[in-house]
This is a predicted structure of a 114-nucleotide RNA (SAM riboswitch aptamer (S box leader)) from Sporolactobacillus mangiferae. Rfam family: SAM riboswitch aptamer (S box leader). Its family is annotated with regulation of gene expression in the Gene Ontology. Model confidence (mean pLDDT): 83 of 100.
RNA sequence: CUCUUAUUAAGAGCGGCGGAGGGACUGGCCCAAUGAAGCCCGGCAACCUUUCAUUUUUUGAAAAGGUGCUAAUUCCAGCAGGAUUUCUCACUUGAAAAUCCUGAAAAAUAAGAG
Numbered sequence: 001c002u003c004u005u006a007u008u009a010a011g012a013g014c015g016g017c018g019g020a021g022g023g024a025c026u027g028g029c030c031c032a033a034u035g036a037a038g039c040c041c042g043g044c045a046a047c048c049u050u051u052c053a054u055u056u057u058u059u060g061a062a063a064a065g066g067u068g069c070u071a072a073u074u075c076c077a078g079c080a081g082g083a084u085u086u087c088u089c090a091c092u093u094g095a096a097a098a099u100c101c102u103g104a105a106a107a108a109u110a111a112g113a114g
Base pairs, nucleotide, nucleotide: 001114002113003112004111005110006109007108008107013041015040016039017038021031022030023029025078026077027076028075042070043069044068047066048065049063050062051061052060053059074106079103080102081101082100083099084098085097086096088095089094
């Protein structure tokens, strides 16, 4: 990097170093010198793991070794379908926009395979 499976509405600092950027991409909308990224410490969670019980390969409890996470639902939308509405366009059949719903796609993380 690619493939497969699972998850993504919960949770987590008023700390130190650091100094201008960050929220994947595009558009929006946000965060940031009342200090961004990054690093350290702290914290959250429990995918893998370990232990115990249960059981016949499930379920429950505990721990925290390997990861992960720690603004906003994965911040929202990006593709397709459906519903409703409209001081919009065109004109009777549509288009566009807004809101909502469903499913994909993309992304992230874990585990396994290449």